A computed fold for a 404-nucleotide RNA from Pseudorhodobacter sp., annotated as Bacterial RNase P class A. It matches the Rfam family "Bacterial RNase P class A". The family's RNA type in Rfam is ribozyme.
[in-house]
RNA sequence: GCGGAUGGCCGGAUGACCGCGUGUGUGGCGUCGUCCCGCAAGGGAAACCGCCAUGCGCGAGGAAAGUCCGGACUCCAUGAGGCAAGGGUGCCGGGUAACGCCCGGCUGGGGUAACCCAAGGGAAAGCGCCACAGAGAAGAAACUGCUCUGCUUGCAGAGUAAUGGUGAAACGGUGGGGUAAGAGCCCACCGCGGACGUGGCAACACGGACGGCAUGGCAAGCCCCACCCGGAGCAAUGCCGAAUAGGGACCUCACGCGGUUGCUUUCGGGCAAGAGCAGGGACGCAUCAGCCCCGAGGUCCGGGUUGGCAGCUAGACCGCACUGGUGACAGUGGGGGCAGAGGAAUGGUCAUCGAAGGGGGGAAACCCCUGGAACAGAAUCCGGCUUACAGGCCAUCCGCGCAA
Numbered sequence: 001g002c003g004g005a006u007g008g009c010c011g012g013a014u015g016a017c018c019g020c021g022u023g024u025g026u027g028g029c030g031u032c033g034u035c036c037c038g039c040a041a042g043g044g045a046a047a048c049c050g051c052c053a054u055g056c057g058c059g060a061g062g063a064a065a066g067u068c069c070g071g072a073c074u075c076c077a078u079g080a081g082g083c084a085a086g087g088g089u090g091c092c093g094g095g096u097a098a099c100g101c102c103c104g105g106c107u108g109g110g111g112u113a114a115c116c117c118a119a120g121g122g123a124a125a126g127c128g129c130c131a132c133a134g135a136g137a138a139g140a141a142a143c144u145g146c147u148c149u150g151c152u153u154g155c156a157g158a159g160u161a162a163u164g165g166u167g168a169a170a171c172g173g174u175g176g177g178g179u180a181a182g183a184g185c186c187c188a189c190c191g192c193g194g195a196c197g198u199g200g201c202a203a204c205a206c207g208g209a210c211g212g213c214a215u216g217g218c219a220a221g222c223c224c225c226a227c228c229c230g231g232a233g234c235a236a237u238g239c240c241g242a243a244u245a246g247g248g249a250c251c252u253c254a255c256g257c258g259g260u261u262g263c264u265u266u267c268g269g270g271c272a273a274g275a276g277c278a279g280g281g282a283c284g285c286a287u288c289a290g291c292c293c294c295g296a297g298g299u300c301c302g303g304g305u306u307g308g309c310a311g312c313u314a315g316a317c318c319g320c321a322c323u324g325g326u327g328a329c330a331g332u333g334g335g336g337g338c339a340g341a342g343g344a345a346u347g348g349u350c351a352u353c354g355a356a357g358g359g360g361g362g363a364a365a366c367c368c369c370u371g372g373a374a375c376a377g378a379a380u381c382c383g384g385c386u387u388a389c390a391g392g393c394c395a396u397c398c399g400c401g402c403a404a
Stems, first nucleotide, its partner, number of pairs: 001400010012353007020059011034045004061375001065386002068384005073233004078289003082285002086229005091105005106120001107118004121224002126222002128218003143164001145160007172190006192211002196207004237310004247301007256277002260273005279294003317336002320333005357370005
C1' cells in the first nucleotide's frame, strides 16, 4: 500500500423568528361539569374539573420494524399431589427475573488464515423413506469381467466380487503376501470398537495394548430418551355515569323429603312460599379438600351500552468510578430524571457551516466550483433474536506485496 475478518460510533450542526404537545410552579376567570346552602327559584366556592396568562423543564429509534421468544403487570381457571393430552428445548459448564438469549469451552463443517456456521441426545426399541439409473440401496447382489472343469469351440457347470460401469451414496482405505482367480483370507499402517491409564468439574482429548477385522444414510420423517411448560392479553383490567328496567307478555316440558308461614275450605284437604336435609351438575381423568349452581326450552315487545376517569410511564431505568471474574456479568459507592399522545404532538422560514462523490487548476501541499447523507415514527413497559440501512470515522486481528 492492497485485500479480508471482528467489534464499536455518527448518521447533520449552530443561531434567529413564528408555531405545536406535555410536566410542574404562580396568578386569574368560572359558560359545560363538580362541591356547599336552599322546598324551589336562586346564591356561593374553586378541592377535582374547564379555560387564559406567565416562569422553568422536557419531547421518537438503533432498529421505534417483524410479532419470533422470555418476562413484569392485569384478569380468568379450583387448590394439592399424581396421570394423560398438547407444546418447547436438545454437547458441557456458567450468566440472567427468565428464555429458544448471552459468555466460555468441546465436537463437526467451511476458509491459506484471522474468523464464520451448526438444524450438536438416540439409527442394535419399532415403523417408514432413499426417485431415476444400476446386478444390487441393508443381509441385497452378478451387467462387463477374472479363474477352473467338461465338451458339441461357444455352450453348460462351479468359484469370485479385487478391476470396470450406474449412482448423492454400493457393506472400510493404501501397500504387500497368498490364491486356480479373488476376498481382512493373512500382515503393516490408517480407520473403527469397547475396556484400561493420564489430563480436565464436564463435554472431550491423548496414550499404549487388545479385538472382531466391522450392519449405509435420513429422526428439519413418525418415534424413543432427558429436562421444561396453565390460558388470555393494556382492545388486559378497574371506577364513575347511563336504564318506564334486577324489564314485560305468552307457550311447552319437568319437579324428592320437609318443621314453619300465608290464603282458602264442603274441614277430608287444596294452592303458594319456604329454612333445613338428600340428590345432581361444572372445573381433561381419578382421589382428597374447597367453592359455586340447581328448573329446562321457545316466541314476541322493549331500555341502556358509541361517554368520562384511571391503568400511563421511577422501570429487573440510564451513566460513571472502584473491586472480582478470561468473559457474559456480579458487588459497592456516587450522580441523573431523559415523550406520555388519545385519530394521535416535536413543524415551517431565513442565514452560516457542512461528509462522501463529481469537475477544474497545480509538481505537490493546496485552491476554486458543484453537491447536500441511508433504513425509517413511540402508543403498557422491559430483556433478546431476526430483518433493513447511502456514506463516514475509530480500534484490533489475518493474508499478500514493497521498503528500511